[in-house]
RNA sequence: AAGUAACAAAAAGCGCCAGGACUAUUUUUCAGGUCGAAAUGGAAAAAUAGUUGACGAGGUGGAGGUUAUCGAAGUUUCGGCGGGUGCCUCCCGGUUGCACAUCUCAAUCGUUUCGCUUUAUCUAUAAAACAAUGAGGCGACUUAUUGGACAAAAGGAUAAAGCAAGAUGUCC
Numbered sequence: 001a002a003g004u005a006a007c008a009a010a011a012a013g014c015g016c017c018a019g020g021a022c023u024a025u026u027u028u029u030c031a032g033g034u035c036g037a038a039a040u041g042g043a044a045a046a047a048u049a050g051u052u053g054a055c056g057a058g059g060u061g062g063a064g065g066u067u068a069u070c071g072a073a074g075u076u077u078c079g080g081c082g083g084g085u086g087c088c089u090c091c092c093g094g095u096u097g098c099a100c101a102u103c104u105c106a107a108u109c110g111u112u113u114c115g116c117u118u119u120a121u122c123u124a125u126a127a128a129a130c131a132a133u134g135a136g137g138c139g140a141c142u143u144a145u146u147g148g149a150c151a152a153a154a155g156g157a158u159a160a161a162g163c164a165a166g167a168u169g170u171c172c
Stems, first nucleotide, its partner, number of pairs: 014082004019078001020052011055071003061091006092110006099170006115163009130147007
């Protein structure tokens, strides 16, 4: 280093890092300087070892496919790989289609499934970024505590208006 076995921990802005960027050390070259050199510091390259690489809100019926919602921040939250609760199709199931049931059809959703469309009002502990104070590291950076704000989408509640089948059977 690889393989095997056992145990423990760990997830969806989640995990990983071989590009890039940044840091340190060493070497080489250039500039500079000098009578000529050397040195401090500077620039470039290479090697080695490191650092960084998504802030929360929201979201999981099954199978397949696929570049998977919302805003905040702003030097890279760049780039790459993997995954994934998104979306589409099918299947299963719920709801509605104006008394009920069954079968089709249509729409819409996913077991918390409330029919659909429009309008209005209400409903949400945002978190980082920032600042202060520490701790670790030569450094790039990492991390903890405190302070202090500011979202959007989705979903839900209420109200109004509008839209919405066929067949069979039963009852009135």

The RNA shown here (glmS glucosamine-6-phosphate activated ribozyme aptamer) has 172 nucleotides and comes from Oceanobacillus profundus. Its Rfam family is "glmS glucosamine-6-phosphate activated ribozyme aptamer". Rfam classes the family as a riboswitch. Lineage of the source: Bacteria > Bacillati > Caryophanales > Bacillaceae > Oceanobacillus.